[in-house]
Context: one part of a larger RNA
RNA sequence: AGUAUAGAGUGGAUGCCUAGACACCAAAUUUCGAAGAAGGACGUAGCUAGCAGCGAUAUGCUUCGGAGAGCCGCUAAGCAGGCUUUGACCCGAAGAUUUCCGAAUGGGGUAACCCCUCUGGAGUCAUGUCCAGAGAACCUAAUUUAUUAGGUGGAUCACCUGGGGAACUGAAACAUCUUAGUACCCAGGGAAAAGAAAUCAUAUGAGAUUCCCUUAGUAGUGGCGAGCGAAAAGGGAAUAGCCCAAACCGCGGGUUUCGACCUGUGGGGUUGUAGGACUCCAAUAUCCUCUCUUGCCUUGUUAGCCGAAGGAGCCUGGAAAGGCCAGCCACAGCGUGUAACAGCCACGUAGGCGAAAACAAGUAAGAGAAGUAGGAAGUUCCUGAGUAGGGUCGGACACGUGUAAUCCGGCCUGAAUCUGCGAGGACCACCUUGCAAGGCUAAAUAGAUUUGGUGAUCGAUAGCGAACUAGUACCGUGAGGGAAAGGUGAAAAGUAUCCCUGUUAGGGAGUUGAAAUAGUACCUGAAACUCUAUACUU
Numbered sequence: 001a002g003u004a005u006a007g008a009g010u011g012g013a014u015g016c017c018u019a020g021a022c023a024c025c026a027a028a029u030u031u032c033g034a035a036g037a038a039g040g041a042c043g044u045a046g047c048u049a050g051c052a053g054c055g056a057u058a059u060g061c062u063u064c065g066g067a068g069a070g071c072c073g074c075u076a077a078g079c080a081g082g083c084u085u086u087g088a089c090c091c092g093a094a095g096a097u098u099u100c101c102g103a104a105u106g107g108g109g110u111a112a113c114c115c116c117u118c119u120g121g122a123g124u125c126a127u128g129u130c131c132a133g134a135g136a137a138c139c140u141a142a143u144u145u146a147u148u149a150g151g152u153g154g155a156u157c158a159c160c161u162g163g164g165g166a167a168c169u170g171a172a173a174c175a176u177c178u179u180a181g182u183a184c185c186c187a188g189g190g191a192a193a194a195g196a197a198a199u200c201a202u203a204u205g206a207g208a209u210u211c212c213c214u215u216a217g218u219a220g221u222g223g224c225g226a227g228c229g230a231a232a233a234g235g236g237a238a239u240a241g242c243c244c245a246a247a248c249c250g251c252g253g254g255u256u257u258c259g260a261c262c263u264g265u266g267g268g269g270u271u272g273u274a275g276g277a278c279u280c281c282a283a284u285a286u287c288c289u290c291u292c293u294u295g296c297c298u299u300g301u302u303a304g305c306c307g308a309a310g311g312a313g314c315c316u317g318g319a320a321a322g323g324c325c326a327g328c329c330a331c332a333g334c335g336u337g338u339a340a341c342a343g344c345c346a347c348g349u350a351g352g353c354g355a356a357a358a359c360a361a362g363u364a365a366g367a368g369a370a371g372u373a374g375g376a377a378g379u380u381c382c383u384g385a386g387u388a389g390g391g392u393c394g395g396a397c398a399c400g401u402g403u404a405a406u407c408c409g410g411c412c413u414g415a416a417u418c419u420g421c422g423a424g425g426a427c428c429a430c431c432u433u434g435c436a437a438g439g440c441u442a443a444a445u446a447g448a449u450u451u452g453g454u455g456a457u458c459g460a461u462a463g464c465g466a467a468c469u470a471g472u473a474c475c476g477u478g479a480g481g482g483a484a485a486g487g488u489g490a491a492a493a494g495u496a497u498c499c500c501u502g503u504u505a506g507g508g509a510g511u512u513g514a515a516a517u518a519g520u521a522c523c524u525g526a527a528a529c530u531c532u533a534u535a536c537u538u
Base pairs, nucleotide, nucleotide: 001537002536003535004534005533006532007531008530009529015523016487017486020458021457022455023454024453025452026451027450028449029448030447031155032154039101040100041099042055043054044053046079047078049075050074051073052059061095062094063093064092065091066090070083071082072081106115107114108113116135117134118133119132120131121130122129137152138151139150140149141148142147143146159189160188161187162186163185164184170177174223199206200205210237211236212235213234220228221227241440242439243438244384248267249266250265251264252263253262254261255260272418274383275382276381277380278378279376280375281374287371289369290368291367292366293365294364295363297362298361299360300359301358302357304353305352306351311325313324314323315322327344328343329333335347336346337345389413390412391411392410393409394408395407396406399425420435421434422433423432424431474481475480494522497509498508499507500506
């Protein structure tokens, strides 16, 4: 020095556990903000570092309701002092207060600071000082024309719509293409958007939109490369339809070349099997929607309440809920805790009950405001124009210019008027089908938050980055990056007393405990690694 065995140490794997996460489902809510938000700074307790709460009325104030004996938040004990059956502490509802910064808005500014004007008040002999209120900009309206009233501004970081809009990357290089209309920026919404056919289709047709399944990785598209990728039809969820413009009629105003025109308002009217106006006939009905107010109406949410049934039996044990004995309840044998495994010990569970106040939904009554019908003939009038369409150049359509229909846009052009016009994937005919150039519209759908539930989800290098002072410590000028860290025991019963020693270190007796090789560096305690002892080898 090595090997082996044994005993210690170091170390923190493994096992067990869970206080925290993750995913899904259901219900409710889906905005907050100049009445000053979100988010912060600084304070606030007798002693107070952090967290949590609160705001100079500061660990809290008032009212109402619940509950009922202890309480003065947690780490976290302690000292001191208090409160409380005249109901404290705690829980819920509604109020009050709510410093300073922050859209920040009297002016300024290096956020949480500095400075000012006016009005009213306190105080002083007076000034300084203090308290309360007002004082930004823009838009709209009104009138007293310089005032008043109303509105806007910011947050969100998840979803949705619209306006803009990459690159790395892939194509094994790269340019069309792809990544991708993604990331990101801006504006807006509560859900958004879409939506009542100028839609699909080719059957004996369907009948607004949206979402899911299927069609289907199909038809297509594509340096026909990489890739991209439908729709109809079918099955479900949910269902809801309406209002203008015009023709025509009435009234008001303006212009007028007296021919008329323009404009405002009320009626009328709203569609494709064409409809409406105009003229005539009939009729005055029926139904329905919305808003507001009220309620010893209903339901739900925001506190709570009642809630069955075992034994000091025997055994083991530190401890009974375990085993034995012999009982009981059950609309309750989900679950958790209690010194090991409890239907009958505790909290609960099934079932039932409950609100002064606030909110939500429904309902009843009352008030108010809208809407809603037929028939016949004529073919005079109306039915959305710089529109549809065309050219050119782009974009969107699964579709890259292609045979490229369809939709949107810039520039140049530019119809028809129901004997009309569009579409059916170039185009033409026939046929079929619809009626553009105005507008509104709940639900089914997306996401977030809260509450409840569930799990062939995780169990501390896992699960959220975070089970612990976690977006903390720490790093960075900054944008930003970003940890580690759980477990004594049933109960602190957390080791009185003595001894060794320079010792507040450490240890030995002793004590507690079932256990102290459970002693706070604390459950279990693997391996590497270290030491000691013995044997053997060199």
Large-subunit ribosomal RNA, domain I from a bacterium, 538 nucleotides, folded computationally. The sequence was found in a public genome assembly.